[in-house]
RNA sequence: UCCCGGGAGAGAUCGUAACGACACCGAAGGGGCGAAAAACUCUCAGGUAAAAGGACCGGGA
Numbered sequence: 001u002c003c004c005g006g007g008a009g010a011g012a013u014c015g016u017a018a019c020g021a022c023a024c025c026g027a028a029g030g031g032g033c034g035a036a037a038a039a040c041u042c043u044c045a046g047g048u049a050a051a052a053g054g055a056c057c058g059g060g061a
C1' cells in the first nucleotide's frame, strides 16, 4: 500500500434550488503552535438521513 470487519460528531434546514445562503461538525487530507509529536488547535478542503467517505483498532497478503 491492498483486501475484510468494526468505526464517531454535526440541518433528511432554507431559497427563485444542477446553484447558493445561514447554522453547525472534527476522525480523510492540509495549515498552525511546538524540541518533537498529537486525538491539541484552525476549518482551506471535506462533512451534517441513506449511500459513499472516514482517523483509529483487529486479521490477512
Base pairs, nucleotide, nucleotide: 001061002060003059004058005057006056011022013021014020015019023048024047025046029044030042031041032040
Molecule: Glycine riboswitch aptamer
Organism: bovine gut metagenome